[in-house]
The part of an RNA shown here (large-subunit ribosomal RNA, domain III) has 387 nucleotides and comes from Candidatus Erwinia haradaeae.
RNAcentral holds the full RNA, with entries from ENA.
Context: one part of a larger RNA
RNA sequence: GAGUAACGAUAAAGCGGGUGAAAUGCCCGCUCGCCGAAAGACUAAGGGUUCCUGUCCAACGUUAAUCGAGGCAGGGUGAGUCGACACCUAAGGUGAGGCCGAAAGGCGUAAUCGAUGGACAACAGGUUAAUAUUCCUGUACUGAUUAUGACUACGAAGGGGGGACGGAGAAGGCUAUGUUAGCCGGGCGUCGGUUGUCCCGGUUUAAGCAUGUAGGCUUGGGCGUUAGGCAAAUCCUUCGCUCAGUACGGCUGAGAUGUUAUGACGAAGCGCUACGGCGCUGAAGUAAUAAACGCCAUGCUUCCAGGAAAAGCCUCUAAGUAUUAGGUCAUAGUUAAUCGUACCCCAAACCGACACAGGUGGUCAGGUAGAGCAUACUAAGGCGCUU
Numbered sequence: 001g002a003g004u005a006a007c008g009a010u011a012a013a014g015c016g017g018g019u020g021a022a023a024u025g026c027c028c029g030c031u032c033g034c035c036g037a038a039a040g041a042c043u044a045a046g047g048g049u050u051c052c053u054g055u056c057c058a059a060c061g062u063u064a065a066u067c068g069a070g071g072c073a074g075g076g077u078g079a080g081u082c083g084a085c086a087c088c089u090a091a092g093g094u095g096a097g098g099c100c101g102a103a104a105g106g107c108g109u110a111a112u113c114g115a116u117g118g119a120c121a122a123c124a125g126g127u128u129a130a131u132a133u134u135c136c137u138g139u140a141c142u143g144a145u146u147a148u149g150a151c152u153a154c155g156a157a158g159g160g161g162g163g164a165c166g167g168a169g170a171a172g173g174c175u176a177u178g179u180u181a182g183c184c185g186g187g188c189g190u191c192g193g194u195u196g197u198c199c200c201g202g203u204u205u206a207a208g209c210a211u212g213u214a215g216g217c218u219u220g221g222g223c224g225u226u227a228g229g230c231a232a233a234u235c236c237u238u239c240g241c242u243c244a245g246u247a248c249g250g251c252u253g254a255g256a257u258g259u260u261a262u263g264a265c266g267a268a269g270c271g272c273u274a275c276g277g278c279g280c281u282g283a284a285g286u287a288a289u290a291a292a293c294g295c296c297a298u299g300c301u302u303c304c305a306g307g308a309a310a311a312g313c314c315u316c317u318a319a320g321u322a323u324u325a326g327g328u329c330a331u332a333g334u335u336a337a338u339c340g341u342a343c344c345c346c347a348a349a350c351c352g353a354c355a356c357a358g359g360u361g362g363u364c365a366g367g368u369a370g371a372g373c374a375u376a377c378u379a380a381g382g383c384g385c386u387u
Stems, first nucleotide, its partner, number of pairs: 013031006032384004040364004046344002050342001051075006060068002080141002082340003087118002092113003098107003122139005142336011153321002158316004166303004172296003177290005182203006188196001204264002208259003215252004219244006228236002265285001269280004304307001350359002366378004
């Protein structure tokens, strides 16, 4: 220079009370303003205690600070079913033998790893200052194992089926959810009117089990046959005959309905209160309609560029066993380890040297107007961006 520039989005504050040495900024209340396909909610990655409570204000916070994601101390993450692990494989990795190479090492079979995929059993309510599909209550489901009972050809690292898949488009049936009416409870206007075709609030309930619907797919049964499926096969496949035949049957399949539920929740009210809350009682709890990008649906139609694999699962037999084993079903008992679980997650907690107007995958998607996830206003919820 200079008490100058700046104090990081122009979403916005005002008042009262509290605490305190001190209050524009903290806490409580009222009013106002902003977001509302987000500036709300949940999560993957990443971070790692930042979560909650008490206490403190030197430093950190672009100001003050009684406040804080700051200091100190204490507390907090509960799982057979969520996710991982365990089962399976993809790209890719490693790689016994093997091949190659001065060495180091490279390639690669069997094999073994490897999710971003396949397979796989739990929902509703309540509860904490902080966790909950994990705790509690109620109602379920799955695997393993044991016992009992009934009926019985079981048996794999092998065979077969299945799993099993692209793009686009159209129509239908539903539900989430909303709206309206009915029903239940309350209200009658501090300023003119408002007992009415008035106003305000509520009208919520899962998985499971039973049923098997809208819809989708499909000819089905029997007898015989088989140069195939590395051996075998009653399985798959091939072929023939026959019966019933174009709708029965079979497979699949949302939703609805019933039950779960004489339960839970539930507005208002009542009582207590250390004013933070706690306890008690508990009304109505129906219908119509609109409607998804969600479900039926890995469906249907269509197109060419022709759109993973393996296991679980079903079935067939081989070796073997011939029943005190094994298998199927039912009931009952027992059992289910380990790891993650707090909190942030379009952000002041991640990546950007910062409490940085930048960047960051997925999910949810109310109302009025509207074709609409546009836009405007708004609900739940969250904020007014640290001077």
Its mean pLDDT, the model's own confidence on a scale to 100, is 84.
Its Rfam family is "Bacterial large subunit ribosomal RNA". Gene Ontology terms of the family: ribosome and structural constituent of ribosome.
The source organism's lineage runs through Bacteria, Pseudomonadati, Gammaproteobacteria, Enterobacterales and Erwinia.